[in-house]
Context: one part of a larger RNA
RNA sequence: GCCAACGAGUUAUGGUAUGUAGCAAGGUUAAGAAGUUUAAGCUUCGAAGCCGUAGGGAAACCGAGUCUUAAUAGGGCGUUUAGUUAUGUGCUGUAGACCCGAAACCGGGUGACCUAUCCAUGUGCAGGUUGAAGUAUCCGUAAAAGGGUAUGGAGGACCGAACCCGUGUCUGUUGAAAAAGGCUGGGAUGACGUGUGGAUAGCGGUGAAAUUCCAAUCGAACCCGGAGAUAGCUGGUUCUCCUCGAAAUAGCUUUAGGGCUAGCCUAAAGGAAAGAAAUGCGGGGGUAGAGCACUGAAUGUUUAAGGGGCCUUCACCGGUUACCGAGAACUAUCAAACUCCGAAUACCGCAUUAUCAUACUUUGGAGUCAGACUGCGAGAGAUAAGUUCCGUAGUCGAGAGGGAAACAACCCAGACCCACAGCUAAGGUCCCAAAAUGUAAGUUAAGUGUAAAAGGAUGUGAAGUUGCAAAGACAGCUAGGAUGUUGGCUUAGAAGCAGCCACUCAUUCAAAGAGUGCGUAACAGCUCACUAGUCGAGUGACUUUGCGCCGAAGAUAAACGGGGCUGAAACUUACUACCGAAGCUUGGGAAUAUGAGCAAUCAUAUUGGUAGAGGAGCAUCCUAUAUGGGCAGAAGGUGUGUUGGAAAGCAUGCUGGACUGUAUAGGAGAGAGAAUGUUGGC
Numbered sequence: 001g002c003c004a005a006c007g008a009g010u011u012a013u014g015g016u017a018u019g020u021a022g023c024a025a026g027g028u029u030a031a032g033a034a035g036u037u038u039a040a041g042c043u044u045c046g047a048a049g050c051c052g053u054a055g056g057g058a059a060a061c062c063g064a065g066u067c068u069u070a071a072u073a074g075g076g077c078g079u080u081u082a083g084u085u086a087u088g089u090g091c092u093g094u095a096g097a098c099c100c101g102a103a104a105c106c107g108g109g110u111g112a113c114c115u116a117u118c119c120a121u122g123u124g125c126a127g128g129u130u131g132a133a134g135u136a137u138c139c140g141u142a143a144a145a146g147g148g149u150a151u152g153g154a155g156g157a158c159c160g161a162a163c164c165c166g167u168g169u170c171u172g173u174u175g176a177a178a179a180a181g182g183c184u185g186g187g188a189u190g191a192c193g194u195g196u197g198g199a200u201a202g203c204g205g206u207g208a209a210a211u212u213c214c215a216a217u218c219g220a221a222c223c224c225g226g227a228g229a230u231a232g233c234u235g236g237u238u239c240u241c242c243u244c245g246a247a248a249u250a251g252c253u254u255u256a257g258g259g260c261u262a263g264c265c266u267a268a269a270g271g272a273a274a275g276a277a278a279u280g281c282g283g284g285g286g287u288a289g290a291g292c293a294c295u296g297a298a299u300g301u302u303u304a305a306g307g308g309g310c311c312u313u314c315a316c317c318g319g320u321u322a323c324c325g326a327g328a329a330c331u332a333u334c335a336a337a338c339u340c341c342g343a344a345u346a347c348c349g350c351a352u353u354a355u356c357a358u359a360c361u362u363u364g365g366a367g368u369c370a371g372a373c374u375g376c377g378a379g380a381g382a383u384a385a386g387u388u389c390c391g392u393a394g395u396c397g398a399g400a401g402g403g404a405a406a407c408a409a410c411c412c413a414g415a416c417c418c419a420c421a422g423c424u425a426a427g428g429u430c431c432c433a434a435a436a437u438g439u440a441a442g443u444u445a446a447g448u449g450u451a452a453a454a455g456g457a458u459g460u461g462a463a464g465u466u467g468c469a470a471a472g473a474c475a476g477c478u479a480g481g482a483u484g485u486u487g488g489c490u491u492a493g494a495a496g497c498a499g500c501c502a503c504u505c506a507u508u509c510a511a512a513g514a515g516u517g518c519g520u521a522a523c524a525g526c527u528c529a530c531u532a533g534u535c536g537a538g539u540g541a542c543u544u545u546g547c548g549c550c551g552a553a554g555a556u557a558a559a560c561g562g563g564g565c566u567g568a569a570a571c572u573u574a575c576u577a578c579c580g581a582a583g584c585u586u587g588g589g590a591a592u593a594u595g596a597g598c599a600a601u602c603a604u605a606u607u608g609g610u611a612g613a614g615g616a617g618c619a620u621c622c623u624a625u626a627u628g629g630g631c632a633g634a635a636g637g638u639g640u641g642u643u644g645g646a647a648a649g650c651a652u653g654c655u656g657g658a659c660u661g662u663a664u665a666g667g668a669g670a671g672a673g674a675a676u677g678u679u680g681g682c
Stems, first nucleotide, its partner, number of pairs: 001682006011095013026051003032045005055062002065077004098236002101233001105226006116200009125190001127159003130155001134151006163187003168183004202218001204214002211220001239617006249262005263368002265365006275356001277353007289341001290339002295335003300330004306324002308321004371396007379388002401412003416589004421585003427579003430563003436576001438575006449565001455550002459547010476534005482507003487501003513528001517526002590607007618671001620668010636655008
C1' cells in the first nucleotide's frame, strides 16, 4: 500500500412539543399482596401519592374574584372549562451521552545493578627525566648572611605505556553500534583510577552548577489507580428516493476561529387576502449638481482707515512714497464637517390593475456569526494593492451547460429523465474547429491588429481657415545684389557681421538691410533678404479630426490559443445568411403542488442545490402469529439471464451438503471508503 472483518447519536430518568390509543371533570396507580398450566410474563387487588377541576395576595386572608389603595376611581393577574395515563417520534436537562485523541493534575507504590555525591574496606599506576628542603664538607664573615661541591629525593613537577578521558577530523547515519570505528589528542602520585558492601527517592534526592544526573525516560522518574479527567480544538460518523432550502449580518459577551437573542430556512396549525409589482396621485427631504446670500478659504484692479520709509519740524502740523494694508466696490474661484438654491432615484401613504401570490400570528426543529469577486457610490491608503472598511446590485458560495485558448467571482443561460429532431443567446463563420475565403463603402502598411505614458515627427485619410499664383506663383537654373560709407561711438583694429548708439538716414535703381549666416587679426571672399530672366501649374502657413510611427531594456521560444492572414482572415460603418447551450420548441416518460371530478382521470404550474428542516421507502439480524420450501439438494459461494424510480428483487447453471423463506406485527449490537482508525492476510 491493497484486501477482508470490526469500527461512531446509545441507555436510564426528568422536561417539552407532536402523533397514536384508553378513559374523561376526571385520569392514574407506586411499593407491596394474592392467584396462575413457571412466565425477566399475565390477571386481580392495593388511592399512599401525582396531575387536573379556581384564582388572587409576600402573608394573614378572601374567593369568580383578588391584589394594590383612603377609594366603590384606575390598574395588575384571573373568571367564559379539558384533562389525564400509556406509548412512538423530535429536541432538551442530568448522567462519559456520537466516536477516537492530549499536554497535564492528584493518590498509593517501585527504583541509586545506569548515573550524582557521600561512608566503610580493599586494590592499581611499565620505563625514563628533573633534582626542592634538609644533611655533610669546603670557601666566606667578628658572628651571621651568602656561595661552591657532594649527598638527599620533594612535587595537584616533566616525557610516556597500562588505566582513565574524549580535542580535531574522516567513516558510519534503514550503522557492525539507539553514540561506535580509524587516525589524531588530554591526564597518567593525584581534587588520581577502580572492585566489593552500604547511604540519600520524586512537593524528593544529588549536583567543582550544565536544569546536570536519578536504569536508552527528567523544568520534575517509572508503575498502577482516580479515569471513559477535560478538550469553546482537529479528524471521522456507514442504505435510497422525494419536497423546500439558508447564512457568513445586528446587539451583548475575559468576547473576537466559542456562545446567547434577533435576522434569514423548514414543518404543523390558524385566521385570512393583510403581501409584492406596475401605473396614477399626495408627502417630507437637503445628496448629485450648482452657487457664493451665510461660515471659512482664495486671485487681480480701484478706492481707502491705519501703519512703515524719506523730507520738514523744538514740537504740533505738513509734504512725499513703484512699501504694507483692515474695510468697501468690481472681477475670477474653492469647500465632507458652507448653502440664496436644488434634482434623478429611494422612502412613506392612498387608489387602480392582471385567475401574480404572498404577507402575518402561534408552536416544534435547525443551520448560519471566517465570506469572495465584479459594476456603481464613499472612507482609509499613495484618487497603490488579488489591500482594507461601509452602502448598493449581481454572481460564486450552494450552480451544472455555452462563450472568454486554459480561467469559483466576467458575458450568455438556471440542468426532472430519454431522443442520431428543430429555433436561438452570448460568441462566432480561411484551416486546426460547427458555420460566409459573404455583400457594399471607406481606413491602415505598422503584422498596427496580436500590451503602455509624457513627449516627438514633411506617415497617411477627412473637414475647414488663410496667403501667393497665367499681370506666371513655389522649387530649380542664369544674372544682379550697388552708392554716400570703413554710418557714429568704442577699439591696437571694429570696414554690413566683438560690443554700444541711432523714429535704421539717404541716393541710383528692375532690385539690393547702415545687413540673414559662414569667413578675416582687420580688410578680402562666399551667401541670404530683395529683383529680372528662364520654366509653365499649382504652391505655402495654420486649426480640428480618423488610422498608423517613434518613445518600447530581462532573464529558452512565450504580449493573435496555433497555423497563418495585407482591396485581410485587421479596423470603421451598413446589410443578408448560417453555426452555436442542459435556454426555448417538438415527440415520449416520471414525480410534486393546486384545481375540477364519485372515481378513472384531466388541466395548469413546478421539479439545480451545500448547511439544514420535512416526507416516503429498501436491506440486515432476532421474536411472535399464520403459512410454505428443502438430501429428487437448504443456507453460503460463483457465473448467466431478467424486473423495478432508487435502496434492491427474481429465475437459473455449477459448487455446496442441512437448513431456510413469505405475510403481518414487534424489537435492534441495523447499512462503511476515508478517523496518521483496530485486527488479520498478502